A computed fold for a 112-nucleotide RNA from a marine eukaryotic metagenome, annotated as SAM riboswitch aptamer (S box leader). Of the family's consensus pairs, 94% are formed in the model.
[in-house]
C1' cells in the first nucleotide's frame, strides 16, 4: 500500500492514583477509584487446524473456492462500559432544534 470485518459475544483480583474514551464536536465513564499494567478467567472465529463438497491438475503428493466445527493443538493474533458510544460527507423533511435515509472519510484489527 492492498483486501477483509464491525448494532452480536466476553469480567474477576491486584497494583496504581489521575484523568480517560483515537482526532473534533457532542455524550458519557473516573477517588464508590476509571484509563492503565500484571495475573487468572472468558468471548469471538482473521489466520492456523480438522471434516466435507466442488472446480483444476493428475500416476502419486497437491493447488484454489466454497461451507462447517471451538470439550481445536501448552496453535498465532484480536477483543471483555456505551453500535467503532454518536456525529463529522451527501440527500430528505422542517421556521428552527431536530429527525429519516445513504455513502465515504478516520481510526480499529486481521491477512497479504
Nucleotide at each position: 500500500c492492498u483486501c477483509a470485518u464491525a448494532g452480536a459475544g466476553a469480567g474477576u483480583g491486584a497494583c496504581g492514583g489521575a484523568g480517560g474514551g483515537a482526532c473534533u464536536g457532542g455524550c458519557c465513564c473516573a477517588a464508590u477509584g476509571a484509563u492503565g499494567u500484571c495475573a487468572c478467567g472468558g468471548c469471538a472465529a482473521c489466520c492456523g487446524a480438522u471434516u466435507g463438497a466442488a472446480a483444476c491438475a493428475g500416476c502419486g503428493c497437491g493447488u484454489u473456492u466454497c461451507a462447517a466445527u471451538g470439550g481445536c493443538c501448552a496453535g498465532g493474533u484480536g477483543c471483555c462500559a456505551a453500535a467503532u458510544c454518536c456525529a463529522g460527507c451527501c440527500g430528505g423533511u422542517g421556521a428552527a432544534a431536530g429527525c429519516c435515509g445513504g455513502a465515504a472519510a478516520a481510526g480499529a484489527u486481521g491477512a497479504g
RNAcentral holds the sequence, with entries from MGnify. Model confidence (mean pLDDT): 80 of 100.